[in-house]
Source information: Large-subunit ribosomal RNA, half B from Parcubacteria group bacterium GW2011_GWC1_45_13, 1195 nucleotides, folded computationally. The RNAcentral record of the full RNA draws on ENA. Rfam family: Bacterial large subunit ribosomal RNA. The organism belongs to Bacteria candidate phyla, within Bacteria.
Context: one part of a larger RNA
RNA sequence: GGUAGUUCAAGGAACUCGGCAAAAAAGCUGGACGUAAGCUAUGCAAGAUGUCCUACCUGGGGUUAAACUCAGGUUACAACAAAAGAUUAUUCCGCGACUGUUUAACUAAAACACAGGUCCGUGCAAACUCGAAAGAGAAAGUAUACGGGCUGAGACCUGCCCAGUGCUCGCAAGUCAAGGGGAUGGUUGAGAUUACAUCAAGACUUGAACUGAAGCCCGAGUGAACGGCAGCAGUAACUAUAACUGUUCGAUGGUAGCGAAGUUCCUUGUCGGGUAAGUUCCGACCCGCAUGAAAGGUAUAACGACGGAAUAACUGUCUUGAACUAUCACUCGGCGAAUUUGAAAUGGCUGUGAAGAUGCGGCCUACCUCUACUAGGACAAAAAGACCCUAUGGAGCUUUACUGUAACCAGGCGCUGUCUUGGAUAUUAAAAUAGUUUAGUGUAGGAGGGAGCCGCAAGGCAAACUUGAAACACCUCUCGUUUUGGUAUCUCAAGACUCACCCAUGUCAGCUGGAAACGCUGUCGGGGACAAGGUUUGGUGGGCAGUUUUACUGGGGAGGUACCCUGCUAAAAGGUAACGCAGGGGUACUAAGGUGCACUAAGCUCGGAUGGAAAUCGAGCAGGUCGUGUAACGGCAAAAGUGCGCUUGACUGUGAGAGCGUCGGCUCGAGCAGGUGGGAAACCAGGUCGUAGUGAUCCCCCGAUGCGUCGUGGGACGCGCGGGGCUUAACGGAUAAAAGCUACCCUAGGGAUAACAGGCUGAUCGCCGCCAAGAGUUCAUAACGCGGCGGUUUGGCACCUCGAUGUCGGCUCACUGCAUCCUGGGGGGGUAGUACCUCCCAAGGGUCCGGCUGUUCGCCGGUUAAAGCGGUACGCGAGCUGGGUUCAGAACGUCGUAAGACAGUUCGGUCUCUAUCCAGUAGGGGCGUUGGGAUUCUUGAGGGGGUCUGCUCUCAGUACGAGAGGACCAGAGUGGAGAUACCUCUGGUGUGCCGGUUGUGACGUCAGUUGCAUCGCCGGGUAGCUAAGUAUCUACGGGAUAACCGCUGAAAGCAUCUAAGUGGGAAGCCCUACCCAAGAUUAGGAAUCCAUGUUCUGCCGCAAGGCGGGACGAAAGACCCGGGGAAGACUACCCCGUAUAUAGGCUGGCGGUGUAAGGCACGCGAGUGUUUUAGCCUACCAGUACUAAAUGGUC
Repeated sequence: GGUAGUUCAAGGAACUCGGCAAAAAAGCUGGACGUAAGCUAUGCAAGAUGUCCUACCUGGGGUUAAACUCAGGUUACAACAAAAGAUUAUUCCGCGACUGUUUAACUAAAACACAGGUCCGUGCAAACUCGAAAGAGAAAGUAUACGGGCUGAGACCUGCCCAGUGCUCGCAAGUCAAGGGGAUGGUUGAGAUUACAUCAAGACUUGAACUGAAGCCCGAGUGAACGGCAGCAGUAACUAUAACUGUUCGAUGGUAGCGAAGUUCCUUGUCGGGUAAGUUCCGACCCGCAUGAAAGGUAUAACGACGGAAUAACUGUCUUGAACUAUCACUCGGCGAAUUUGAAAUGGCUGUGAAGAUGCGGCCUACCUCUACUAGGACAAAAAGACCCUAUGGAGCUUUACUGUAACCAGGCGCUGUCUUGGAUAUUAAAAUAGUUUAGUGUAGGAGGGAGCCGCAAGGCAAACUUGAAACACCUCUCGUUUUGGUAUCUCAAGACUCACCCAUGUCAGCUGGAAACGCUGUCGGGGACAAGGUUUGGUGGGCAGUUUUACUGGGGAGGUACCCUGCUAAAAGGUAACGCAGGGGUACUAAGGUGCACUAAGCUCGGAUGGAAAUCGAGCAGGUCGUGUAACGGCAAAAGUGCGCUUGACUGUGAGAGCGUCGGCUCGAGCAGGUGGGAAACCAGGUCGUAGUGAUCCCCCGAUGCGUCGUGGGACGCGCGGGGCUUAACGGAUAAAAGCUACCCUAGGGAUAACAGGCUGAUCGCCGCCAAGAGUUCAUAACGCGGCGGUUUGGCACCUCGAUGUCGGCUCACUGCAUCCUGGGGGGGUAGUACCUCCCAAGGGUCCGGCUGUUCGCCGGUUAAAGCGGUACGCGAGCUGGGUUCAGAACGUCGUAAGACAGUUCGGUCUCUAUCCAGUAGGGGCGUUGGGAUUCUUGAGGGGGUCUGCUCUCAGUACGAGAGGACCAGAGUGGAGAUACCUCUGGUGUGCCGGUUGUGACGUCAGUUGCAUCGCCGGGUAGCUAAGUAUCUACGGGAUAACCGCUGAAAGCAUCUAAGUGGGAAGCCCUACCCAAGAUUAGGAAUCCAUGUUCUGCCGCAAGGCGGGACGAAAGACCCGGGGAAGACUACCCCGUAUAUAGGCUGGCGGUGUAAGGCACGCGAGUGUUUUAGCCUACCAGUACUAAAUGGUC
């Protein structure tokens, strides 16, 4: 140090996102008194809040005994004295009525549920649900029942809109499947005719009208169905506002309420309250980005481990920490994992570098090694990143994506029979002819004949005339229409029947001898050709399923784009990219084509009636500026431009040879054959001045013409030629046919690609400098122009990292730059003084506490000498936090049909015990320091810490100043903040000190003592440790300097602080004062102590001797060992070791507590007095060898 606890001076939430945690507190488990506002008002709030009591003894009352009560008394600092048990209290607001339920293991909530409300469905063989069915649930229930949706107690209420969507009802017309129907056409076809061709019956084929349900369309209704509920102007006698007016749109324009809200972006809206100070809170206002009435609106008593705000009390949350206890850690003994691990001989700075280096360059630093500790780095570990993108990856969900499908609705057929009536259709018989466009006398069916017909007559109808597409009398034929009757039926509608078929839930009988039930069979009975189920056809059909939902892209999304043409980019062949810069196309034209002939524009000047700048006329100049259907470019005068004539070459079959393209394919093209147009002819013509005007393959269709054609003849079909059908425009075209959401998500990958950080850049940003003509109404210096520095903003780029570089803010701890906030030095001032402004030098030190908010920032309150600006991965999460952001739950507003979404808001929401290396803080061991070994004391190369400043007084009320005011310089005192040391004092703590006391047990009982209950609780407290206590420090001075001020002084006869020379000058630099320090491998110095002995041996030397090697043995001294320590993790350090006070014991003292036990006396008793300032007493101070520091070993 961690974890779990105990205590704390003064203050008392100043802590913090937030009183988190802790403390406090008799809620109830005891008693007495007393109790507010409010409300849904017998009552809830409420055991509100608040006040008081509580032990023991004696006596009285009371009781079976108690409890309880009255009076008196006793002790202590304190009477629920401990323990168990136990959510401090109050106020305001939001949400939800309530008790309940929920994401086992990150969300307990405002979410779910709920009683109540309402809408819709359902008549029982119920709706609905499960199932292939039988069958089952619903329900042994029957609309006061059951199922589904929405809302969510109770109170007051619940507005307008039916245009859209849905649902319900209706259904004349329209549309409409299978089926019915069978017109028409085709092929074949005996035979005939044959040049082509045509054709009976039959067969094959085609399949018109008509008929044909639901649905859709159509018409209504419906909002407690899905849903929706405007805009622009003007107007009142100050201004402002608009009761009022106008106008547009719409299905209707938001009513009552509420409102900066859990909804308000701007926004910390404005005002008021609370606070010293209030982004929160409460009350208002209404300018509602984007409230609003059962996805309910508004208010609300009670309730809430819900969310926000405030107060009292309380406290170590904090100012600001301290001490103690237990345990872990540390040491020893025993046992003994895991993560991780390319290999390691693993330093700092600076540079470089795949852009942040232990490993590369340079310089610096660094003896080898171990232990404990801290976490800055090893882009530490862990998990093939969950964010982001990519994948012709996946899954879940949605829907008016596409395609299907269960289910449901409807038609046909079948099971499926009888009869009646009516209709329809067909046929037959009879009869009758009301056949309407306009014009025309007027109701003209068609064709042929027809000048007359009917009648006794009168006369009528025709003809003629007229109208018209068509002309009527009369006759003939015929179509059509109508009426009546019969027959038939494939047909429709209504009704009846019974024989199929249905009847678990009706009766009766039998099986069954036995009471009941179930089951089976049958009879009566109820339905009935319906229904049901089968098959087929149409409709509906996210209920279910399978899928699709493009690419480019300075990340993705949003926007834009995707094919073709022209110019530039394009770097003098061609070609050439970008979400580079500019523009066009998805045609037009029977002339705007061909040819022959002819012609020449724009503009300007001058002249000329109306007439103008510009109409038409004339002259001149000019020269391609005009014109070209259509963009641009390249062309164009014998014109490719303009006009006229004639015309169709806008031909058929071909095509040497070239150019472009990966290919598909595109382009140019003389010539030949045929026939054609223009021209006298030569000649020209296979569209247009050229370059855009476009689409592969499959599939289907058409035309002409041949070929092949499954035994043969035909045919279907196929092939060749020509033509048609694609905004297949995502334009080399995946299918005939296809949209979304995912924060519930998953996988594969990517630093090929975003968010953080770094890097590069420096537009933007910050800072600095320069010029002064002009401009800025006046005025050069507010702003405009030019140049530079920095790398803090917003960006750009996408270079490391996606087999993981944790992200804002706070806390803690900082290191650093200077562009200086304060303090220091100085220049200038529009500097009288004080105060202030500006610039230069200067980085030594310092640089606040609170309210609000997650905030950084900011605003506010109060101070200060000052409350600096930046960098450090927007310093710091293997240091803490987790309020914000950024998973899963939930709500509001808004958007979306929906799933869902929102740099909108709101409540809630798992932060990982072990440190290998480097680095750092401490502590050891080894070896070295050899020209011997030791003990003690030092020098100081080098390194480190420290470096702040206010106020008061004197000078002096002086200088200065009219006054008000009011100094420099110099000196003295006293503070703040910081640091170091210490414990005499003041305190804290003080778990082996003393005492009081509760409950209970033990020592047999009493007395006394003791165990346990947090040290049981409580009152004090020695040593030690400690701060809030005490003491000291941040000093004087010296040296060299900065800006600046000087002296002398030339270059430059002057001037000049400078060039030579020489002074002054700052909290800054170097010393002085403090700490470490010879591993300072350059290993230093001094004093003192001990030793320089014995023996063997090598080499050199004549020898003396010198240079070595080995063995043995000492000294001084050290270590082991032991007793200890205000030293300490271990180790180390210090003291002591019998010649001894090292520790313990004992004795005494200091000091603490507070008057022991026992005795005596008094009291009924609790208890009191006295013996007695007693007894007990830890760490402190002395004394005293009683005990333990033995003998010894190693160097």